RNA sequence: ACCUUCAAGGAGCGUUGCAAGGAUUGCUGUGAACCAGUCAAUCCCCAGGCUUGGAGGGUGUAAAUUUUGCUAUCCCGAAUUUACUAAUUGCAACCGCGCUCGCUAACC
Numbered sequence: 001a002c003c004u005u006c007a008a009g010g011a012g013c014g015u016u017g018c019a020a021g022g023a024u025u026g027c028u029g030u031g032a033a034c035c036a037g038u039c040a041a042u043c044c045c046c047a048g049g050c051u052u053g054g055a056g057g058g059u060g061u062a063a064a065u066u067u068u069g070c071u072a073u074c075c076c077g078a079a080u081u082u083a084c085u086a087a088u089u090g091c092a093a094c095c096g097c098g099c100u101c102g103c104u105a106a107c108c
Base pairs, nucleotide, nucleotide: 002057003056004055005054006053007052008051009050010101011100012099013098014097015096018049021044022043023042024041025040026039027037028036029035048094060084061083062082063081064080065079066078067077
């Protein structure tokens, strides 16, 4: 990088249904079941899935320790642990459609 989860980006109701998810069936892996699939169809569900940040996992780098092989040492490989930060100040851009509320500003 990436994955999971939480928080923030003001809120509610209704609606459409792309992705994701669930169920069923079909196809294939296979002769059968389980299971699987950059597969297909139907139904259900579905408009914070985006950005920023926290936590965990994980990748990478560095250091230390341990360990196998070799005559020994070193090296290589593997495993484990630790670190990759702290403080202060300032600050976003966005989220299908309709309606309603809230906040702020302008005009009357």